Overview
Model confidence (mean pLDDT): 84 of 100. Predicted 3D model of a 535-nucleotide part of an RNA (large-subunit ribosomal RNA, domain I) from a Deltaproteobacteria bacterium. The source organism's lineage runs through Bacteria, Pseudomonadati, Myxococcota and Myxococcia. Rfam family: Bacterial large subunit ribosomal RNA. Rfam links the family to the GO terms ribosome and structural constituent of ribosome.

[in-house]
Context: one part of a larger RNA
RNA sequence: GGUAUAGGGUGGAUGCCUUGGCGAAAGACGGCGAUGAAGGACGUUGUUGACUGCGAUAAGCCUCGGGGAGUUGUCAAACAAACUGUGAUCCGGGGAUUUCCGAAUGGGGCAACCCAAUUCCGUGAAAACGGGAUUAUCCCGCAAGGGAAGCAAACGGAGGGAAUUGAAACAUCUUAGUACCUCCAGGAAAAGAAAGAAAUUCGAUUCCGAAAGUAGUGGCGAGCGAAAUCGGAACAGUCUAAACCUCAUUGUUUUCGGACAAUGUGGGGUUGCGGGGCCGCAAUGUGGGAUCUCAGAGGAUAAUUGAACGGUAUGGAAAGGCCGGCCAUAGAAGGUGAUAGCCCUGUAAAUGAAAUCCAAAGAGACUCUAGCGGUACCCCAAGUACCACGGGGCACGUGAAACCCUGUGGGAAUCCGGGAGGACCAUCUUCCAAGACUAAAUACGUGCUUUCGACCGAUAGUGAACUAGUACCGUGAGGGAAAGGUGAAAAGAACCCAGGAAUGGGAGUGAAAUAGAAUCUGAAACCCUAUAUCU
Numbered sequence: 001g002g003u004a005u006a007g008g009g010u011g012g013a014u015g016c017c018u019u020g021g022c023g024a025a026a027g028a029c030g031g032c033g034a035u036g037a038a039g040g041a042c043g044u045u046g047u048u049g050a051c052u053g054c055g056a057u058a059a060g061c062c063u064c065g066g067g068g069a070g071u072u073g074u075c076a077a078a079c080a081a082a083c084u085g086u087g088a089u090c091c092g093g094g095g096a097u098u099u100c101c102g103a104a105u106g107g108g109g110c111a112a113c114c115c116a117a118u119u120c121c122g123u124g125a126a127a128a129c130g131g132g133a134u135u136a137u138c139c140c141g142c143a144a145g146g147g148a149a150g151c152a153a154a155c156g157g158a159g160g161g162a163a164u165u166g167a168a169a170c171a172u173c174u175u176a177g178u179a180c181c182u183c184c185a186g187g188a189a190a191a192g193a194a195a196g197a198a199a200u201u202c203g204a205u206u207c208c209g210a211a212a213g214u215a216g217u218g219g220c221g222a223g224c225g226a227a228a229u230c231g232g233a234a235c236a237g238u239c240u241a242a243a244c245c246u247c248a249u250u251g252u253u254u255u256c257g258g259a260c261a262a263u264g265u266g267g268g269g270u271u272g273c274g275g276g277g278c279c280g281c282a283a284u285g286u287g288g289g290a291u292c293u294c295a296g297a298g299g300a301u302a303a304u305u306g307a308a309c310g311g312u313a314u315g316g317a318a319a320g321g322c323c324g325g326c327c328a329u330a331g332a333a334g335g336u337g338a339u340a341g342c343c344c345u346g347u348a349a350a351u352g353a354a355a356u357c358c359a360a361a362g363a364g365a366c367u368c369u370a371g372c373g374g375u376a377c378c379c380c381a382a383g384u385a386c387c388a389c390g391g392g393g394c395a396c397g398u399g400a401a402a403c404c405c406u407g408u409g410g411g412a413a414u415c416c417g418g419g420a421g422g423a424c425c426a427u428c429u430u431c432c433a434a435g436a437c438u439a440a441a442u443a444c445g446u447g448c449u450u451u452c453g454a455c456c457g458a459u460a461g462u463g464a465a466c467u468a469g470u471a472c473c474g475u476g477a478g479g480g481a482a483a484g485g486u487g488a489a490a491a492g493a494a495c496c497c498a499g500g501a502a503u504g505g506g507a508g509u510g511a512a513a514u515a516g517a518a519u520c521u522g523a524a525a526c527c528c529u530a531u532a533u534c535u
Stems, first nucleotide, its partner, number of pairs: 001534009015520001016485002020456002022453006029445002031151002039101003042055003046079002049075003061095006070083003106115003116135008137148004155186001156184005166173001170219001196202001206233005216224002237437003240381001244267002247264007272415001274380004278374004287368003291365004298358004303351003309324004325342002327331001333345003386410008396422001417432005472479002492519001495506004
C1' cells in the first nucleotide's frame, strides 16, 4: 500500500409523516373608490427584532347578540403590571376613531416630503403658535347642487391587429380576426320580437345534442366548413316616430274673429289574413305587468342540544390482545403516550338571531290590455332603400354571387307602396327596413362556504409547508433561491471533574440519549481504527 470483515466518523439518500400545495364538483356571491379605494410608508404592546392586528382613541374604543372561565395575538419563554361571575379574553352584527402617501384633488415634489391662501376657534399685549373647515380638473345645471376620475382574476361588446407556423419551398391561402394594444360595460355581457326562414309550413333571441366533417368553399393544394330541419334547456313580450286632436311659446299675416309656420307639453297610435288616423255604432270589464311602496315565508352573517364501556395481562403508555357489555336517523373525520362507534372534538338528527343584508308568496298604488261597420281624404322612420365603383363580413378566396355592412358618386316610392325567396326576369309565396327596450336558459371565478381525489408528499406539490415574491442579483424593466421532523411529555441534562472556552467524562431524566437540541430513520461516495491476509 491492496483486499476482506467489524466498529466508528462524515454525509443526508431512503422509509414513515404533513401544517402546504394541485385539481374537481356543488352552492352562495360577484365589486371597491372623492364619506378618499386597491396598494403602501411610518407608527402602535411594560420590556418588542420579525409576522399578525390596529391607527396619535393605534394587538385597540362604544354598542347589540353569542359564549361561560380563565385572559393580556404568533415566533417565544420569562419577569413585571393588570383584567375577569357587576361575565373578561374569545366569536358574530352595527357604530366610532382611522397619521402620511397613493385617482390624490390647495400649490409644488426625487411617493409617504416641502410650501401656502381664505375663514372660524383657542393661547397671547403683539408677533406668532396650535386646532377645525374650505380651496384641483372636466361635464350637467341660472343657481343650489350633482356626476366623473382610480383599482380589480377571468368572462363580454366594440375599435385596431401581427408573425412564427402549415402548405414538407413560397406569394393567394393558413396560423387568425388568434396573440397583442386601446375604449367601454355588467353580474353577467351580447343577441332578441322577422323588410326572418322556408315551400305552401314555421313563428323573437340565446345555449346544448344531432343534422355533419354533410352541402359547399379551396394555388379545388394545405386546409376551411355551414344552414334548413329534428331533439332538448329556457321561455315574454313591449315602447316610440308619423297621420289626427288639445294647449303653450315664438314668428309671419290679418277684414282683428282668426289663419299659417316652427318648436315644445299632453292625448292618440304601433300593424302585414296590412295597420292606424278620420266618420258612425257599441262597450267598463277580463287578464296581465319587467314599475313604485309595503310585506317578510325562507336564507346569509355567531351558535346550542347531541346516544353508548368496563375489567384483565403485556407494555413507558392500551385505543391493539383476551373477557364481558352497550349505542346507532350517530361505524364521516380528527385527536388522545401503539390501531377508540361508546375518552375528547365531533358526526346523524333537531334547535337558534338583539342587529345588518338578501328575499319568494301576498297586499296596495300606478299602469297596460280586446269589438262592429264605413270611407279611400291623410299617415306608416330619406341623403334612407336602390344603382355604380372600391373594400369588408357571411363556411362562400369575385366566382353565376344572392344576402349583410359602407368609403366615393348618383339617388326613389308610401299600400295601385316596398324588401326577400343565392345572378337576372315573370308568376307565385312570404315579410314590412331605414327608431328603441326586454328576464330566463349561456360564459367566467379574484375572493367566500362545503365536499371530494387510482393528485404530490419537502430535488415532489405553488416560486413559496419555514420571517417568500423574502434573502440575494440588476441603474432599471426584471430575475429570484435555499431552508420541514428531539421526545408521549422538556421531563432540554441539577450537581461533580478536566478545560480559558468549545467540548468531553461522570451523575441525573427518559421506554430509548448511537432520541442531547449540528436532535426520527440514517444508504453511498469519502476518512479513521482494529483484526485477518497478500507483497